[in-house]
């Protein structure tokens, strides 16, 4: 080094202020948040993964968002500057609150076998 229907552990962040209102962490104004592999370091490039749909399983399907300018051999990744985007149910209309969920799963790290 590779391999496994083997086993352990680990595996998602944010609503704080004001405003209207009978009531909103859900509208408005400001705020904050960003799973995993890969690739020059990535939410918004490629693919996964959670969701949601075909009654289930398998298997197919749906399912978001970035531009500029610099540096550089190489960056839609660093740097600057400006914008964008975010399952379902429940509820005054929710990325951030409650729940499904002390759940799963991409996958990481070890640990045993076996070459």
């Nucleotide at each position: 080094c590779u391999c496994g229907a083997a086993c352990u552990u680990c595996g998602g962040g944010g609503c704080g202020g004001g405003g209207u209102g009978u009531g909103a962490u859900u509208c408005c104004c400001c705020a904050c948040c960003g799973g995993c592999g890969g690739u020059a370091c990535a939410g918004c490039c490629c693919g996964c993964g959670a969701g949601c749909g075909c009654a289930a399983c398998a298997g197919c399907g749906c399912a978001g968002a970035a531009c500029c300018g610099g540096u550089g051999a190489g960056a839609u990744u660093c740097c600057g500057g400006u914008g964008c985007c975010g399952a379902c149910a429940g509820u005054a209309g929710a990325g951030u609150c409650u729940g499904g969920a002390u759940g799963a799963u991409a996958g990481a790290a070890g640990u045993c076998g076996a070459u």
Predicted 3D model of a 115-nucleotide RNA (FMN riboswitch aptamer (RFN element)). The coordinates come from a structure-prediction model, not an experiment, and the mean pLDDT is 82. The sequence was found by an Rfam model in a public genome assembly.